[in-house]
The RNA shown here (Bacterial RNase P class A) has 338 nucleotides and comes from an Elusimicrobiaceae bacterium. Its Rfam family is "Bacterial RNase P class A". By type it is a ribozyme. A source record names the gene rnpB. Its mean pLDDT, the model's own confidence on a scale to 100, is 75. Lineage of the source: Bacteria > Elusimicrobiota > Elusimicrobia > Elusimicrobiales > Elusimicrobiaceae.
RNA sequence: AAGGACGGCCAGAUAACCGCCCCCGUUUCAACGCACGGGGGAGGAACUUCCGGACUUCAUAGGGCAAUGCGCCGCUUGAAAAGGCGGGCGGGUAAGCUUAAUAACUUAUCCGACGGAAAGUGCCGCAGAAAAUAUACCGCCCGCAAGGGUAAGGGUGAAAAGGUGCGGUAAGAGCGCACCGCGCGUUUGGUAACAAACGCGGCAAGGUAAACCCCGCACGAAGCAAGGCCAAGCCGGUCCACACGCUGCCCGCGUUCGCGACCAAGUAGGCCGCUUAGAGUAAUGGUUAUCCAACUCGUAGGAGUUGACAGAAUCUGGGGUAUCGGCCGUCCGCUUUU
Numbered sequence: 001a002a003g004g005a006c007g008g009c010c011a012g013a014u015a016a017c018c019g020c021c022c023c024c025g026u027u028u029c030a031a032c033g034c035a036c037g038g039g040g041g042a043g044g045a046a047c048u049u050c051c052g053g054a055c056u057u058c059a060u061a062g063g064g065c066a067a068u069g070c071g072c073c074g075c076u077u078g079a080a081a082a083g084g085c086g087g088g089c090g091g092g093u094a095a096g097c098u099u100a101a102u103a104a105c106u107u108a109u110c111c112g113a114c115g116g117a118a119a120g121u122g123c124c125g126c127a128g129a130a131a132a133u134a135u136a137c138c139g140c141c142c143g144c145a146a147g148g149g150u151a152a153g154g155g156u157g158a159a160a161a162g163g164u165g166c167g168g169u170a171a172g173a174g175c176g177c178a179c180c181g182c183g184c185g186u187u188u189g190g191u192a193a194c195a196a197a198c199g200c201g202g203c204a205a206g207g208u209a210a211a212c213c214c215c216g217c218a219c220g221a222a223g224c225a226a227g228g229c230c231a232a233g234c235c236g237g238u239c240c241a242c243a244c245g246c247u248g249c250c251c252g253c254g255u256u257c258g259c260g261a262c263c264a265a266g267u268a269g270g271c272c273g274c275u276u277a278g279a280g281u282a283a284u285g286g287u288u289a290u291c292c293a294a295c296u297c298g299u300a301g302g303a304g305u306u307g308a309c310a311g312a313a314u315c316u317g318g319g320g321u322a323u324c325g326g327c328c329g330u331c332c333g334c335u336u337u338u
Stems, first nucleotide, its partner, number of pairs: 003332008012291007020041007043309001047320002050318005055223004068218004072087006088114001089112008115214002120212002122208003137154002139150004162180006181203001182201008227272004236263004240258001243255004292307006
């Protein structure tokens, strides 16, 4: 130098012309509009809608059930959700050491929704004798045979009743023993998760809880189409006046009618919520030139093509996903050159 890892930033630039949405001002106008002038106009993810919060309405004495979500430990950022750092345990891969061994141990690296499978229930394709009240295909042993014993060895599988060795036996078997593993107890170390040592127990009957379930903790519901305000028309109510009826007159009552008055609810519609883009599901663009980047062609001057992912709709913090190319910082040092 090239390449790689991690983190941060940018997301083609400038100019001219023609347009679009919103706001303000001026002229004109009853008003809107038109015209002119000025200002503002997508993102790092605006995507997804997975998890929080603000805000709003409804519900809510207190407690519980159901449903849903979460689940190793410590410190830390944060309102929460969610992250950061360190540790423990388990698993994969590689190397080392050791061994009878692919076990154990050590190191490096990657991964883990990482409470419980000795509370209960369910499920476990194919293969295989058997997938869990164990079983017996080949094999081994006893036996003339029938039949019986066995679970070492073979074979199937992701998984088969702890592993290795010695003893033992008819053959075998935790049947006995040693070491490893497992469970329980004690002690010690550690803030803790957990680990180690010692003792006891031959050893519980495979896996699966991102299956039901059990344990612990958390948790009201719906969402800006939330919600609030104003409010034609129609319908409804009250009042008033006229007319008619009871009734010839007064009061009263009833009925009909009214471009009559008022009231309530509330539809269409409007406004607020709502934003230095902001609604109407609708704007945020196009052309040309020069430059920039990539690719292609050409001996060359140069020419041509292309410009990532994507696009607001109450606001906001995270997670996830998509993304051409470039810049900066820290680190690595296999390979190449000096």
RNAcentral holds the sequence, with entries from ENA.